[in-house]
This is a predicted structure of a 96-nucleotide RNA (TPP riboswitch aptamer (THI element)) from an uncultured Gammaproteobacteria bacterium. It matches the Rfam family "TPP riboswitch aptamer (THI element)". Rfam describes the family as follows. Vitamin B(1) in its active form thiamin pyrophosphate (TPP) is an essential coenzyme that is synthesised by coupling of pyrimidine and thiazole moieties in bacteria. The previously detected thiamin-regulatory element, thi box was extended, resulting in a new, highly conserved RNA secondary structure, the THI element, which is widely distributed in eubacteria and also occurs in some archaea. Analysis of operon structures identified a large number of new candidate thiamin-regulated genes, mostly transporters, in various prokaryotic organisms. A reference for the family is Winkler et al. (2002), "Thiamine derivatives bind messenger RNAs directly to regulate bacterial gene expression", Nature. The sequence was found by an Rfam model in a public genome assembly.
RNA sequence: GAGCCACCUAAGGGGUGGUGAUACCUGAGACGCGAAAGCGGACCCUUCGAACCUGAACCGGUUAGGACCGGCGUAGGAAUAGGAUCGAUCCGAAAA
Numbered sequence: 001g002a003g004c005c006a007c008c009u010a011a012g013g014g015g016u017g018g019u020g021a022u023a024c025c026u027g028a029g030a031c032g033c034g035a036a037a038g039c040g041g042a043c044c045c046u047u048c049g050a051a052c053c054u055g056a057a058c059c060g061g062u063u064a065g066g067a068c069c070g071g072c073g074u075a076g077g078a079a080u081a082g083g084a085u086c087g088a089u090c091c092g093a094a095a096a
Base pairs, nucleotide, nucleotide: 001090002089007083008082009081010080011046012045013044014043017025018024019023031040032039033038052077053076054075058071059070060069061068
């Protein structure tokens, strides 16, 4: 001198299921409004990208049921900029 993660700001992306049912299950999240499309909130994720989508009315397991668990998956897609500080770390000058 530069600088990862974490932090802050703004922007963007995404999903909202199942069931013994007025409640319960898993989860970060399955909420509110709306005839619906959609809008909003919360939550998560933004290329170091498994947030999320396709494959998929998929395959194995589990369960009351279901992406509930795992495979698929080194698969194919998928949305960003800045700030401040410098501790992971890196580079370099001078002096000793």